[in-house]
Context: one part of a larger RNA
RNA sequence: CUGGGCGUAAAGCGCGCGUAGGCGGUUUAUCAAGUUGGGCGUGAAAGCCCGGGGCUCAACCCCGGAAUAGCGCCCAAAACUGGUUGACUCGAGUCCGAGAGAGGGUGGUGGAAUUCCCAGUGUAGAGGUGAAAUUCGUAGAUAUUGGGAAGAACACCGGUGGCGAAGGCGGCCACCUGGCUCGGCACUGACGCUGAGGCGCGAAAGCGUGGGGAGCAAACAGGAUUAGAUACCCUGGUAGUCCACGCCGUAAACGAUGAGUGCUAGAUGUCGGGGUUUAGGCUUCGGUGUCGCAGCUAACGCAUUAAGCACUCCGCCUGGGGAGUACGGCCGCAAGGUUAAAACUC
Numbered sequence: 001c002u003g004g005g006c007g008u009a010a011a012g013c014g015c016g017c018g019u020a021g022g023c024g025g026u027u028u029a030u031c032a033a034g035u036u037g038g039g040c041g042u043g044a045a046a047g048c049c050c051g052g053g054g055c056u057c058a059a060c061c062c063c064g065g066a067a068u069a070g071c072g073c074c075c076a077a078a079a080c081u082g083g084u085u086g087a088c089u090c091g092a093g094u095c096c097g098a099g100a101g102a103g104g105g106u107g108g109u110g111g112a113a114u115u116c117c118c119a120g121u122g123u124a125g126a127g128g129u130g131a132a133a134u135u136c137g138u139a140g141a142u143a144u145u146g147g148g149a150a151g152a153a154c155a156c157c158g159g160u161g162g163c164g165a166a167g168g169c170g171g172c173c174a175c176c177u178g179g180c181u182c183g184g185c186a187c188u189g190a191c192g193c194u195g196a197g198g199c200g201c202g203a204a205a206g207c208g209u210g211g212g213g214a215g216c217a218a219a220c221a222g223g224a225u226u227a228g229a230u231a232c233c234c235u236g237g238u239a240g241u242c243c244a245c246g247c248c249g250u251a252a253a254c255g256a257u258g259a260g261u262g263c264u265a266g267a268u269g270u271c272g273g274g275g276u277u278u279a280g281g282c283u284u285c286g287g288u289g290u291c292g293c294a295g296c297u298a299a300c301g302c303a304u305u306a307a308g309c310a311c312u313c314c315g316c317c318u319g320g321g322g323a324g325u326a327c328g329g330c331c332g333c334a335a336g337g338u339u340a341a342a343a344c345u346c
Base pairs, nucleotide, nucleotide: 004317005316006315007300008299012314014201015200016199017198021194022193023192025088026087027086029084030083031082033081034080035077036076037075038074039073040072041071042070049065050064051063052062053061054060091191092188093187094186095184096183097182098181099180103177104176105175106174107173108172109171110154114150115149116148117147118146119145120144121143125136126135162169163168206247207246208245209244210243211242215241216240220236221235222234223233258313259312260311261310262309263308266291267290268289269288270287271286272285273284274283275282276281295302296301319346320345321344328339329338330337331336
């Protein structure tokens, strides 16, 4: 380079925005860069191929011919790609009218529960377990009533429900704010798709500074269990979990399935809208599930939300171990992250 692949065998970047680049709807005219045809030049010799010849044959050698992509120049063609030009509306976007939603941010606010504090009632237990003990309690616990404080999370509604690019998002109210869908078909006129680098977002844990700390709870302590028990169980309990700001940048970041567009039977549930109907229902657009045809698949399974049929662009894989390691670079306060080998070995 050619080729084969990436749901589960190795392989889709965690997700987005977007630069370069690659690719790109319908149509007019034109140019002729790509493209196609023809001509000329070049394309060393040897070799390969064809014809002939010389060593007794052959290998080998000699002579002649043919031939090739490529490159350069000239002429021509104009379908396709491309450039320029004019036009178009179905892609994309804008506008107008509606709509749904735990989408994001800030501030406020509510009730239940938990723990603690104060007070009342009340008395000997409570708690915990397989059984116990550590633990709490006559300095009055547990239970119960009233009052108060604090922090965190929002039962029911709640749903293979909804929203978001992903991570993720759930009491209620207000404000600020992103996206989406449907209907109208008024406007722009290809403005599009993808996206190496780059930039941003990114659960949990962890880190820095300051706050906060009810419950839970790594570490830690004790009690049990056990041959032992650095565990599972129990009683405690600190970081942390929460808030603000700044880092970290990872994950079974999963649909283990990159993004976009078109095409290819249906059935059924559900969410949001539109049309229609007396109702039942019918129909259409967008989402989200289950089943299933063709087709695909090694099978499992996928199947209009494709893993089917195609095209465009990006990422990635190439036997197991060594190893996602070493070294170096970059990033980070650190923890570490990212990029990423080889010897050796099977």
The part of an RNA shown here (small-subunit ribosomal RNA, central domain) has 346 nucleotides and comes from an uncultured prokaryote. The prediction has a mean pLDDT of 89.